[in-house]
Context: one part of a larger RNA
RNA sequence: GCCGGUAAGUAACUUUAUGCGGCAAGGUUAAGUCCUUAAGGGACGGAGCCGAAGCGAAAGCGAGUCCAAAUAGGGCGUUAAGUCGUAUGUAGUUGACCCGAAGCCCGGUGAUCUACCCAUGGCCAGGAUGAAGCGCAGGUAACACUGCGUGAAGGUCCGAACCGGUGGAUGUUUCAAAAUCCUCGGAUGAGCUGUGGGUCGGAGCGAAAGACUAAUCAAACCGGGGUAUAGCUGGUUCUCCCCGAAAUGUCUUGAGGGACAGCCUCAGGCGUUCAGUAACGGAGGUAGAGCGACUGAUUGAAUAAGGAGGGAGAUAUCCCUCCAAAUUCAGCCAAACUCCGAAUGCCGUUACUCCAGAGCCUGGGAGUGAGGCAGCGAUGGAUAAGCACCGUUGCCAAAAGGGAAACAACCCAGACUAUCAGCUAAGGCCCCCAAGUAUUGGCUAAGUGGCAAAGGAAGUGGAAUUGCUUAAACAGCUGGGAUGUUGGCUUAGAAGCAGCCAUCAUUUAAAAAGUGCGUAAUAGCUUACCAGUCGAGUGGUUCCGCGCCGAAGAUAUAACGGGGCUAAGCCAAUCGCCGAAGCUAUAGGUGGCGCUCUUCGGAGCGUCGCGGUAGGGGAGCGUUCCGUAAGCGAGUGAAGGCGUACUGCGAAGUGCGCUCGACGUAUCGGAAGUGAUCAUGCCGGC
Numbered sequence: 001g002c003c004g005g006u007a008a009g010u011a012a013c014u015u016u017a018u019g020c021g022g023c024a025a026g027g028u029u030a031a032g033u034c035c036u037u038a039a040g041g042g043a044c045g046g047a048g049c050c051g052a053a054g055c056g057a058a059a060g061c062g063a064g065u066c067c068a069a070a071u072a073g074g075g076c077g078u079u080a081a082g083u084c085g086u087a088u089g090u091a092g093u094u095g096a097c098c099c100g101a102a103g104c105c106c107g108g109u110g111a112u113c114u115a116c117c118c119a120u121g122g123c124c125a126g127g128a129u130g131a132a133g134c135g136c137a138g139g140u141a142a143c144a145c146u147g148c149g150u151g152a153a154g155g156u157c158c159g160a161a162c163c164g165g166u167g168g169a170u171g172u173u174u175c176a177a178a179a180u181c182c183u184c185g186g187a188u189g190a191g192c193u194g195u196g197g198g199u200c201g202g203a204g205c206g207a208a209a210g211a212c213u214a215a216u217c218a219a220a221c222c223g224g225g226g227u228a229u230a231g232c233u234g235g236u237u238c239u240c241c242c243c244g245a246a247a248u249g250u251c252u253u254g255a256g257g258g259a260c261a262g263c264c265u266c267a268g269g270c271g272u273u274c275a276g277u278a279a280c281g282g283a284g285g286u287a288g289a290g291c292g293a294c295u296g297a298u299u300g301a302a303u304a305a306g307g308a309g310g311g312a313g314a315u316a317u318c319c320c321u322c323c324a325a326a327u328u329c330a331g332c333c334a335a336a337c338u339c340c341g342a343a344u345g346c347c348g349u350u351a352c353u354c355c356a357g358a359g360c361c362u363g364g365g366a367g368u369g370a371g372g373c374a375g376c377g378a379u380g381g382a383u384a385a386g387c388a389c390c391g392u393u394g395c396c397a398a399a400a401g402g403g404a405a406a407c408a409a410c411c412c413a414g415a416c417u418a419u420c421a422g423c424u425a426a427g428g429c430c431c432c433c434a435a436g437u438a439u440u441g442g443c444u445a446a447g448u449g450g451c452a453a454a455g456g457a458a459g460u461g462g463a464a465u466u467g468c469u470u471a472a473a474c475a476g477c478u479g480g481g482a483u484g485u486u487g488g489c490u491u492a493g494a495a496g497c498a499g500c501c502a503u504c505a506u507u508u509a510a511a512a513a514g515u516g517c518g519u520a521a522u523a524g525c526u527u528a529c530c531a532g533u534c535g536a537g538u539g540g541u542u543c544c545g546c547g548c549c550g551a552a553g554a555u556a557u558a559a560c561g562g563g564g565c566u567a568a569g570c571c572a573a574u575c576g577c578c579g580a581a582g583c584u585a586u587a588g589g590u591g592g593c594g595c596u597c598u599u600c601g602g603a604g605c606g607u608c609g610c611g612g613u614a615g616g617g618g619a620g621c622g623u624u625c626c627g628u629a630a631g632c633g634a635g636u637g638a639a640g641g642c643g644u645a646c647u648g649c650g651a652a653g654u655g656c657g658c659u660c661g662a663c664g665u666a667u668c669g670g671a672a673g674u675g676a677u678c679a680u681g682c683c684g685g686c
Base pairs, nucleotide, nucleotide: 001686002685003684004683005682006681011094012093013092014091016089017088018087019086020085021084022083023082026050027049028048032044033043034042035041054061055060064076065075066074067073097235098234100232104225105224106223107222108221109220115199116198117197118196119195120194121193122192123191124189126158127157128156129154133150134149135148136147137146138145162186163185164184167182168181169180170179201217203213204212238620239619240618241617242616243615248261249260250259251258252257262368263367264365265364266363267362268361269360270359273358275353276352277351278350279349280348281347282346288340289338290337295334296333299330300329301328302327306323307322308321309320310319311318312317371396372395373394374393375392376391377390379388380387401412402411403410416588417587418586419585421584422583423582427578428577429576430563431562432561436575438574439573440572441571442570443569449565455549456548459546460545461544462543463542464541465540466539467538468537476533477532478531479530480529482506483505484504487501488500489499512527516525517524589610590609591608592607593606594605595604596603597602621675623672624671625670626669627668631665632664633663640659641658642657643656644655645654646653647652
C1' cells in the first nucleotide's frame, strides 16, 4: 500500500411536542396479594398522581379574587378536556455519538541500571624525575649557606593492563535502540573494581548537567478514582422525493464558544393581509448649489480709519516704506456651515396587477453567528493594495451549462430524465473551430490592431477661420543689395556684425546706422528688401478621427490562444448564419393545487413546479433475531460462492446455469449489537 474482517446518536428514568390507541369530567394504578396453561399471562389492590377553579403573603372569599374608601381603575383568572399507554422528535441527569490528551489524586512495586554512602576483598607491566631527612666535605664565632653522596617523596612525568570518551570517518530498515576503526585523556589517586548492605517518588541521590533513580525523569513504574475533562482536531456506514439557510444585531473573563433575536424547515390556524405599479398625502436635509443667509476659511483691486519702522524739522508738522479694521467691486472653500435643495429610498390611503414555496399568528426541529469577490456611495490608507471598515445590489459560498485561450465571483443563463429534432442569448462566422474569405461607405500603414502617462512631431483624413495671389502670389533660379560713412563713443584696433548711445539723411525698382557666418581690424559669404524669369495656387491659426515617438528584465518568440491577417484591423450601416443543460418540439418520471371518477388502494385530465452545502420534512430498500410456523421450501440439492438475463428512479429483487452439500423461510407484524473508500482507526493476510 492493497484485500478481508471489525468500528461511532445507545439505554434507564424524567420533561415537552406530535402521531396512534383506551376511557372520559374524569383518567390511572404503585408496592403488594391471589390464580395460572409459567408467560411479554390473568384477577385483585384507589395508597398516590394528573385533571375538573381561581385569586391573595395570609386570614379568607370564590367565577371570581387581589390592591382600594370605591359600585372607579388595574393585575391574575372565568368563556377551548383531560388522563393512561405506546411510537417518534427534542431536552434534562447519567461516560450519553466514537476515538484522542498533557495532567491531578490514592495505594503499591522498584537502587540486579544508575547517584551517593557503609562493610569486606581485589588490581595498577615497565620506564623517568629525584623533595625532605640523613652522611661526608667545604664554610661560619655559632648558625646560615654550598658541594658530593645517600635517600626515597609526589592528586609528579612517559606509557600497557584498567578506567575514560577528544577529534574525525564509517554506521544511521545499523554488528549495535549509542557500535566499529583511527586518534586522544587519566593511569599511586578526589584512582579503578568484585561481593554484601543502605537511602526513593514532591522523595532519594547529586564535585550541580535538572543530572541519575532498570533503554522511562522539570517529578519513576504498576494498579485504582476512570469511559477524568477536552468551548479543540479527526471520524460517524443504505436509497429516493420536497423545501432550503447563515457567516448579521445585542450581550457575554466574550472574540475559532455561547444566550436571545434575524434568516431555514415541519404542523395547525387566519385567508390577499405580502409584493409590484399608478395616483394622492406625508416625514426628511443627502447629491447639487449657495454664502451681502449664519459659523468659519479665503484671492485680487479701489478707498482708507488706525498702527509699525525709518528720515527731516524749532514744538507743530511733513516725507518714505510696510501692515491693515471697516466699506465697495470682482472671485472662491467647508464631514462636524446652510437662505435653498432634488432624484431614489421610506411611511400611509385607494385602485389595478399578481395567487406565488406570498404575508401574519401559535407551536415542534434546526443550522448559522470565520465569509468572499464585483458594481455603486462613503470612511481609514497614499482619491496604494487580491488592503481594512460600513452602506446598497448582484454573484460565489451552496450553481452545473455557453462566452471571456486557460480563469469560485466578470458577460449570458438557473441542469427532473431521454432524443443523431428546431429557435435563440452572451459571444462569434479565413484555418485550428460550428457559422460570411457577406454587402455598402469611410479610416489606419503603425502588424497600430495585439499593454501605459506627462510631453513631443510639416504622419495622414476631415471641418472651420484668416492672410497673400493673373495688378502674377509661395518655392526655386538670374541679377541688384548702393551713397554720406570706418555714424558717434569706447578701444591697441571696433570699418553693419566685442560693448555703449543714437538709428538720421541721400540715390533709388529696392537695399537695415544691418539677420547670421567670418577677419587682429579690414576683406569675403549671406539675409532682410527690390527687379527679372516662371505661371496657379500658397501661408497662419483652431477643432475632430486614426496613427508615430516617449516604451529597459531576468530559462525561450512569450503583451493576438496559435497559424496567420493590410483585413481576417478600426468606424458607421445592412442582411444572413453559428452558438448553451436557456426556449420550443416529442416521449417519460415525480411534487403541490384544482376538477372528474373511485372497488377509497387509487386512476384520468388541467395547471404550476422539480440546481443545491449546513439543515428541516416525507417515503422506502436491505441485514440479524422473534411471532405467524409441528405451516411452506429443501439430497429430484437448503444456505453460501461464481456467472448471466430480466424487473425496479434507486437502495435492491427475481429467474436460470455452474459450484456446493444441509439447512432455509413467504406474507403480515414485532425487536434491534441494522448498512463503512476514509477516524496518520483496530485485527489479520499478502